[in-house]
RNA sequence: GGCGUAGCGUAGCUGGAUAACGCAUCGGACUCCGACUCCGAAGACCGCCGGUUCGAAUCCGGCCGUCUA
Numbered sequence: 001g002g003c004g005u006a007g008c009g010u011a012g013c014u015g016g017a018u019a020a021c022g023c024a025u026c027g028g029a030c031u032c033c034g035a036c037u038c039c040g041a042a043g044a045c046c047g048c049c050g051g052u053u054c055g056a057a058u059c060c061g062g063c064c065g066u067c068u069a
Stems, first nucleotide, its partner, number of pairs: 001067004007023004016054001025041005047063005
C1' cells in the first nucleotide's frame, strides 16, 4: 500500500436496493440406470466495533486477518 461480500470464485460504477453471476448443494423433468441438458429452490445482511447521513456493502476512524514491498 492492496484486499476481506453465500461452501468456493467473483460483481456491485460517483451512497438510495428486493445484495447479482458462475461452480457446488438440494428438488423436479429427461434416461432402463447414470452422465449431459433443461426447470426450480435454499443459501451472504456484506471481517468486527463505532461514527457521518433521511439512507452505507459502497464514505470516515479503530481493531483483526491476509497479500505485497
A computed fold for a 69-nucleotide RNA from uncultured Pseudobutyrivibrio sp., annotated as transfer RNA. Its Rfam family is "tRNA". The source organism's lineage runs through Bacteria, Bacillati, Lachnospirales, Lachnospiraceae and Pseudobutyrivibrio. The prediction has a mean pLDDT of 80. The sequence is in RNAcentral, with records from MGnify.